[in-house]
This is a predicted structure of an 88-nucleotide RNA (c-di-GMP-I-GGC riboswitch aptamer) from a Thermodesulfobacteriota bacterium.
RNA sequence: CUAGAAAAAGCCACUCCCGCCGAAAGACGGGGUCGGAAAACUACGGGUCUUGUCGACUGCAUCCACAAAGACAGCCGGGUUGCCUUUU
Repeated sequence: CUAGAAAAAGCCACUCCCGCCGAAAGACGGGGUCGGAAAACUACGGGUCUUGUCGACUGCAUCCACAAAGACAGCCGGGUUGCCUUUU
């Protein structure tokens, strides 16, 4: 430098439970451990979700659209930084 098949010293922690913040999606702390080789950071492109608004509908539900406001980095891609191990 390349690679991530195998491994895990160290690291993170889905679902769920408790606390707490939020209108919600969801965030944070603790427990916990499905998993992870970037499950570290970044909403840049796509996507999903919440709320709002426009339209379809008598209305609700639902669906559609939005150059509306937010959430998700453990959905995919891009960017930035980094650990371990093997091979060359």
Its mean pLDDT, the model's own confidence on a scale to 100, is 77. The source organism's lineage runs through Bacteria, Pseudomonadati and Thermodesulfobacteriota.